[in-house]
RNA sequence: UGGCGGUGCGCCUUAUGCAUGCAAGUCGAGCGAAGCUUUUCAGUAGUUUACUACAGAAAAUGACUGAGCGGCGAACGGGUGAGUAACGCGUGAGCAACCUACCUUAGUUACUGGGAUAGCCCGAGGAAACUCGGAUUAAUACCGGAUAUUCUUAUUUAAUCACAUGAUUUUUUAAGGAAAGGUCAGCCGAACUAAGAUGGGCUCGCGUUCUAUCAGCUAGUUGGUAGGGUAAUGGCCUACCAAGGCUACGACGGAUAGCUGGUCUGAGAGGACGAUCAGCCACACUGGGACUGAGACACGGCCCAGACUCCUACGGGAGGCUGCAGUAGGGAAUAUUGCACAAUGGGCGAAAGCCUGAUGCAGCAACGCCGCGUGCGGGAAGAAGGCCCUAGGGUUGUAAACCGCUUUCAGCAGGGAAGAAAAUGACGGUACCUGCAGAAGAAGGUGCGGCCAACUACGUGCCAGCAGCCGCGGUGACACGUAGGCACCAAGCGUUGUCCGGAUUUAUUGGGCGUAAAGAGCUCGUAGGCGGUUCAGUAAGUCGGGUGUGAAAACUUUGGGCUCAACCCAGAGACGCCACUCGAUACUGCUGUGACUCGAGUGCGGUAGGGGAGCGGGGAAUUCCUAGUGUAGCGGUGAAAUGCGCAGAUAUUCGGUGGAACACCAGUGGCGAAGGCGGCUAACUGGACUGGUACUGACGCUGAGGCGCGAAAGUGUGGGGAGCAAACAGGAUUAGAUACCCCUGGUAGUCCACACCGUAAACGAUGAAUGCUAGUUGUCUGCGCGCAUGCGUGCAGGUGACGCAGCUAACGCAUUAAGCAUUCCGCCUGGGGAGUACGGCCGCAAGGUUAAAACUCAAAGAAAUUGACGGGGGCCCGCACAAGCGGUGGAGCAUGUGGUUUAAUUCGAAGCAACGCGCAGAACCUUACCCGCGUUUGACAUGCCCUGUUUGGUUACCAGAGAUGGUUUCCUUCAUUUAGUUGGCAGGUGCACAGGUGCUGCAUGGUUGUCGUCAGCUCGUGUCGUGAGAUGUUGGGUUAAGUCCCGCAACGAGCGCAACCCUUAUCCUUAGUUGCCAGCACGUCUGGGUGGGCACUCUAAGGAAACUGCCGGUGCUAAGCCGGAGGAAGGCGGGGAUGACGUCAAGUCCUCAUGGCCCUUACACGCGGGGCUACACACGUGCUACAAUGGCAGUGACAAUGGGAUAAUCCCCAAAAGCUGUCUCAGUUCAGAUUGUCCUCUGCAACUCGAGGGCAUGAAGUUGGAAUCGCUAGUAAUCGUGGAUCAGCAUGCCACGGUGAAUACGUUCCCGGGCCUUGUACACACCGCCCGUCACAUCAUGGGAGUUGGUUCUACCCGAAGGCUGUGCGCUAACUUAGGAGGCAGCAGACCACGGUAGGAUCAGGGACUGGGAUGAAGUCGUAACA
Repeated sequence: UGGCGGUGCGCCUUAUGCAUGCAAGUCGAGCGAAGCUUUUCAGUAGUUUACUACAGAAAAUGACUGAGCGGCGAACGGGUGAGUAACGCGUGAGCAACCUACCUUAGUUACUGGGAUAGCCCGAGGAAACUCGGAUUAAUACCGGAUAUUCUUAUUUAAUCACAUGAUUUUUUAAGGAAAGGUCAGCCGAACUAAGAUGGGCUCGCGUUCUAUCAGCUAGUUGGUAGGGUAAUGGCCUACCAAGGCUACGACGGAUAGCUGGUCUGAGAGGACGAUCAGCCACACUGGGACUGAGACACGGCCCAGACUCCUACGGGAGGCUGCAGUAGGGAAUAUUGCACAAUGGGCGAAAGCCUGAUGCAGCAACGCCGCGUGCGGGAAGAAGGCCCUAGGGUUGUAAACCGCUUUCAGCAGGGAAGAAAAUGACGGUACCUGCAGAAGAAGGUGCGGCCAACUACGUGCCAGCAGCCGCGGUGACACGUAGGCACCAAGCGUUGUCCGGAUUUAUUGGGCGUAAAGAGCUCGUAGGCGGUUCAGUAAGUCGGGUGUGAAAACUUUGGGCUCAACCCAGAGACGCCACUCGAUACUGCUGUGACUCGAGUGCGGUAGGGGAGCGGGGAAUUCCUAGUGUAGCGGUGAAAUGCGCAGAUAUUCGGUGGAACACCAGUGGCGAAGGCGGCUAACUGGACUGGUACUGACGCUGAGGCGCGAAAGUGUGGGGAGCAAACAGGAUUAGAUACCCCUGGUAGUCCACACCGUAAACGAUGAAUGCUAGUUGUCUGCGCGCAUGCGUGCAGGUGACGCAGCUAACGCAUUAAGCAUUCCGCCUGGGGAGUACGGCCGCAAGGUUAAAACUCAAAGAAAUUGACGGGGGCCCGCACAAGCGGUGGAGCAUGUGGUUUAAUUCGAAGCAACGCGCAGAACCUUACCCGCGUUUGACAUGCCCUGUUUGGUUACCAGAGAUGGUUUCCUUCAUUUAGUUGGCAGGUGCACAGGUGCUGCAUGGUUGUCGUCAGCUCGUGUCGUGAGAUGUUGGGUUAAGUCCCGCAACGAGCGCAACCCUUAUCCUUAGUUGCCAGCACGUCUGGGUGGGCACUCUAAGGAAACUGCCGGUGCUAAGCCGGAGGAAGGCGGGGAUGACGUCAAGUCCUCAUGGCCCUUACACGCGGGGCUACACACGUGCUACAAUGGCAGUGACAAUGGGAUAAUCCCCAAAAGCUGUCUCAGUUCAGAUUGUCCUCUGCAACUCGAGGGCAUGAAGUUGGAAUCGCUAGUAAUCGUGGAUCAGCAUGCCACGGUGAAUACGUUCCCGGGCCUUGUACACACCGCCCGUCACAUCAUGGGAGUUGGUUCUACCCGAAGGCUGUGCGCUAACUUAGGAGGCAGCAGACCACGGUAGGAUCAGGGACUGGGAUGAAGUCGUAACA
């Protein structure tokens, strides 16, 4: 959200409590009595001689009624799953150890007696439930006697059989045991025996959850004898005797659980589950107990105890829905207090029949499965509306409308079953059939980022929200919300939960353990597992045939029945197993005082060795002690200090003491199982190897538990103590330094003996053993052979390097395997929590070992790749350092910035790469800011509408700060058309719109900076690699250069480099005006001024020239490098332009353009004034100085670029240097700030706020701390000149020339960069990552004084009901030989449920406080790890 039908299914939770009704009765053909009905009889009354009424009698009738005795049933059917880990269940066997009512078959029998009792009646008690007493009565109720077989028990005989005890048959004797009648005369019953059938009981093999942090359990326990008990075996029970029984193949304990056929899933093997249906078991308020019976220890029976509920007169009673309905409660959650016995089945009955919440049906629920429908065909102006849009259109969409058709289902009406064998139908007027009307009554849910089919718009703006995982959302969200569209499914759809799958992610099928999790530190060895060659036997495993079993249903399949299907029916298959039996004998097993020698071992001869343990002796060195010599320091470090020393150190000489360790030899050399082992000698002792040859005869391999060994540190006791040295002290280091490194001291310890500990990166991170599978080359040990005196060549054993096949994720391993195989053991299963907690064991302790969970994360990890990074390495470069020159940082001023201030001080730029930057020039303007005054289709563009044809300029005046408004003078003034009109122009009003230096440079274009003019960045094809990727591009040289050469699994190519372009340096040619003037002339002699000329300079066009071209050396022969020649220039000649792939979310929305957002009488526009120029301060960039290499005065020449609208023509144009004089080291004749005053210029206007000049004033400043910048040649330094902007304003910027240096040993260091290599836990890439304490919050958890509850054990107390045992004085119908027997009550005893006391064990809850753990955008302290 919801139309119909069929068929299934429906309290998974509180085995919680239950109102009410029903769920087990039936039989009169077992019995007595009563009532009722009918008939008959007689009586009384009323009275129409017949009827009615009443009470009575007899006989009969019966489809009648309820109660009682009696029989059968009630042990079935129905429910539930609490308990149970068990012979409970499953499966297969067994009972020679058993029972079985009703039913079937066969046989035999029923003779004779007796006394009671319920009911009914009378009486009594009680509230009730019910009970008691008396009298009376029947039976198929009960009892005695008789009889009886094939019965039972005991005894006796024989035969046959056999699975151990034995069984069957036969035989002798003794004892014992039965019965019931009814009736309609048909039958129905009763007793015994033997069998059958059915149902049950008991026993056994095998299978049946988790836990070893449960390792020992057990006294009726295990067995025997005897007895009891049972239907029956049995410690089932009792007494006695023995001391057994179970257990690592998991006993005992704990947890969980009904088991199975089957169900779900899966390719299967498996895994999970055990609803419905079917089989078995268990239970019936909880616990115990028996009775009756064929059967029970009994759901709708009994007794007792307990809890709960109800009734009560308080004395006492009643009850048990886990039957069907229903109710309360619990819960996410599960139905009607229905109909009927018609069918199927059950009980009773001879039967009719009765009973039956079993069952058959109906009701409720889309809870599941299955089927059907909600219409079908035509219909394009592709309608309207919606949504999107690039504004064209697209899409919804043949969808709708409209036209035609049909009627399933539902509805209405009519007919109407089967289910039923004679009758009988709850379902049900149901299924089904026929007819009628009308498209009519019938569609939703989820999704649309990927996985995963399906996309757009708007809204929102890390908000609201989504989310299975990855993840989405911070202004353009295909991921949120809504809409449109689309996709999927459909009376459903989606979510949640659960199980299997995918997951080979527990790996039997079918995984692993060098580095990802994982080989135990190592040996020995028990159980176990596995095991060489051969013969014979056996037949357990194995294989084959047969038989039995494997319930039905289910499953598969073949058919069939409901219209199909689901569903149902029939047949077949299958049901891996188990048991029995007959065979086979290859393999495995077993048997054999069997056989063998290759595995293993023993004997014999040799060999090497730091193998082990103890004894003895040795030299060097350190320390200390005595003595001598000797004097001021020694010692120590990066540098120091602490320390020692004039009380004589250090140094040096002789002598002595003591302890520890053994230089050289020494070696990926040796030995050992590993740990480990190193001076020498001898004795003791283990193992290995080798040689040849005898012997034993599989004696072997591995190895859970177990025993032992086991570095260092540590522990105990006792020694020893030279050196070293945790702790500790001092000195340093440091921001700190409770540290490292360093120094001075120094105790445990290190050493020895004995005893513990039992762990290490105990590593080859590689378990042991055996066999097989290319080689090459070292080395150690032993043994051969050849030549021969140290070589060659072999064998065996060890120990290394490289390498093929093969293996491996890769790295790598590779006869010493990580290859190919076999055997056995150990171990692993995401990270953290955690090798931790608890428990156990071990330990003196420290601690070790075994070993979780809650919780939390979506990763953790391995190997390799590309980068980036490193206080890693190598090579190389750069004004990077160094070497130099000059500055900045100090002063004053200029300018920019920060900060502050302000009405505003507009905005941007922010390390390098912001800060004389945008701004090539803010008094107004600019101008964006502030204050005030104004305008609103607008200062500007286009279109529509209306009006007018005029518009533009100009004079003067008024109001006003001006914008603006009002008035006014003069001049000028459309085009087209016949006309309307049209175009243009102006005005007006409104609509569209204009406008915005408003926001976002993290939405963008364009453009710019930077690394960096660094030499790099890539591609195609090929090759290598599983792949990412690599190769090329690396290597050896060389270069400024990925420049070139050589080599090379690479060969080529592109973007960069270089070159091509401009300029400059030399020359040539051409051309000579405005340029030039050598020679020749002229001139008023000042200028190339003039004539003339184009030689030169120059101008500006074109060429030439430079290429390692030549020579020598070097280099590998090459590329190249060094030197030289020539040349104006020489190895890129100098300079410029030119900026690869990319990086910095670098800068710019205020140049411009532009998406989106925002404002629209304002964030737009105009105007006046102010501000951007402020000023305790800080910084950057500059100018001027501090003076004598100077100042001042005079003199003194020479440029280039450029500008002026055009001009090589005219104009604008130098300075320093040099020379002369003066000043003479001073705050000066330095320096010029500041200030006063006067003037000039520009401009509407210099007050805020311009520049210049004159006179006067004359500040700081005497070369600048830490630090820091530029520059390698026509450069730095220094000197002026021009230009842009510009009315005016330059110390700035961009250009130009003049004068004109110093230094570079070199690449260790600082900074930046390139290539190769290495490490990495980094990849936002070291401005990375990341650790721990502390503080805060939350969560789960351990300990915890003690506390609460559950389960359980032991000991003791109590001892209901009950059966059993004993007794039985009291009571007593049946029988009796009269004595009794038998029975009952009572009493006693042992057993025993509940309960109690005490003590343990175990589990769980909560617990002040406390321990660690986990998690949490921006907390604190440090910086331990990754270079």

The prediction has a mean pLDDT of 83. Small-subunit ribosomal RNA from an uncultured bacterium, 1427 nucleotides, folded computationally. RNAcentral holds the sequence, with entries from ENA and SILVA. Rfam family: Bacterial small subunit ribosomal RNA.